[in-house]
A computed fold for a 334-nucleotide RNA from a soil metagenome, annotated as Bacterial RNase P class A.
It matches the Rfam family "Bacterial RNase P class A". By type it is a ribozyme. Its family is annotated with tRNA processing, ribonuclease P activity and dimeric ribonuclease P complex in the Gene Ontology.
The prediction has a mean pLDDT of 76.
The RNAcentral record of the sequence draws on MGnify.

RNA sequence: AGUGCGCCGGACGAUCGCUUCGCAUCGCGGAGAGGAAAGUCCGGGCUCCAUAGGGCAGGAUGGCCGUUAACGACGGCGCGGAGCGAUCCGCGGAAAGUGGCACAGAAAACAGACCGCCUGAAAGGGUAAGGGUGAAAUGGUGGGGUAAGAGCCCACCGGCGCGCGGGCGACCGUGCGCGCAUGCUAAACCCCAUCCGGUGCAAGGCCAAAUAGGAGGGUGAGCGGCCCGCUCACGAUCCCUCGGGUUCGGCCGCACGAGCCGGCGAGCAAUCGCCGGCCUAGAGGAAUGAUCGUCGCCCCGAAAGGGGAACAGAACCCGGCUUACAGGCGCACU
Numbered sequence: 001a002g003u004g005c006g007c008c009g010g011a012c013g014a015u016c017g018c019u020u021c022g023c024a025u026c027g028c029g030g031a032g033a034g035g036a037a038a039g040u041c042c043g044g045g046c047u048c049c050a051u052a053g054g055g056c057a058g059g060a061u062g063g064c065c066g067u068u069a070a071c072g073a074c075g076g077c078g079c080g081g082a083g084c085g086a087u088c089c090g091c092g093g094a095a096a097g098u099g100g101c102a103c104a105g106a107a108a109a110c111a112g113a114c115c116g117c118c119u120g121a122a123a124g125g126g127u128a129a130g131g132g133u134g135a136a137a138u139g140g141u142g143g144g145g146u147a148a149g150a151g152c153c154c155a156c157c158g159g160c161g162c163g164c165g166g167g168c169g170a171c172c173g174u175g176c177g178c179g180c181a182u183g184c185u186a187a188a189c190c191c192c193a194u195c196c197g198g199u200g201c202a203a204g205g206c207c208a209a210a211u212a213g214g215a216g217g218g219u220g221a222g223c224g225g226c227c228c229g230c231u232c233a234c235g236a237u238c239c240c241u242c243g244g245g246u247u248c249g250g251c252c253g254c255a256c257g258a259g260c261c262g263g264c265g266a267g268c269a270a271u272c273g274c275c276g277g278c279c280u281a282g283a284g285g286a287a288u289g290a291u292c293g294u295c296g297c298c299c300c301g302a303a304a305g306g307g308g309a310a311c312a313g314a315a316c317c318c319g320g321c322u323u324a325c326a327g328g329c330g331c332a333c334u
Base pairs, nucleotide, nucleotide: 001334002333003332004331005330006329007328008327010295011294012293013292014291015290016289018032019031020030021029022028023027034311038322039321041320042319043318044317045316046200048198049197053228054227055226056225058196059195060194061193062192063077064076065075066074067073078091079090080089081088082087092191093190097189098188099185100184101183114131115130116127117126118125119124139157140156141155142154143153144152158180159178160177161176162175163174164173165172166171204252205251206250207249214242215241216240217239218238219233220232221231222230259278260277261276262275263274264273265272266271297308298307299306300305
């Protein structure tokens, strides 16, 4: 000078408040936001609908293997590209079909020829080496060959096909054959493989109270993509809609969990196992605050002293990703 990770996000005390729990009560004691509580992008738990069943539609993912409750997350590996390097970025199929390829250029793909080269008196014919355009031009380099040229022929590289060896696999190595057919684009349609039922805590359940009466409609409901299929009720004691009441009711769900900390062990790692210890917000128009003191950090100043401290804020829970962040610390590597 860089690269990749991890961590902190002022400390202590006093006073006055707020939410909640315990003691059993005029008070005393305990607990009380974050690394992202955020965006709600992905995955799961849990809930009800049917133990979530089949098909279609739709959506997502996309090298391989693993980790995991699961994932689009993470780890390791493979191939390609960038970088001196640590390291970073990308990843199914363009030889099933359809479409697209601005400008420039002769031509952007069943082909075709502007300049040029060769031949020819010319007309015409041959050619694709060279020039020029473009993000991209019909394998590349070299040699032979030819009128000039061209995989026309040859060597090497590349490509395709078949085999052998290694690897769980992506893939790697190697042999033989084929002059080579197949431009790019799938975050264009599409094809292939795998996965995905819907609903979200206003889910859902219990208690109390109420279950009086009115109007309209019907085979209806579960069923909120569609079909099949399944289940329930079934001619009014049923169901739906409108209107009215219970009703601004209380409790649970709701804080013991894929939990946190430490040690040991397995594994390259993600991660997992065993042992020990701990309990850590739970509101519901929504608490988590304010003031002061001491110390620490940064800035101004000679000093006295003065000023400053980010992003943000739980709402059923958890794993990720992404985004915001004053200032600071640590590790490994180039």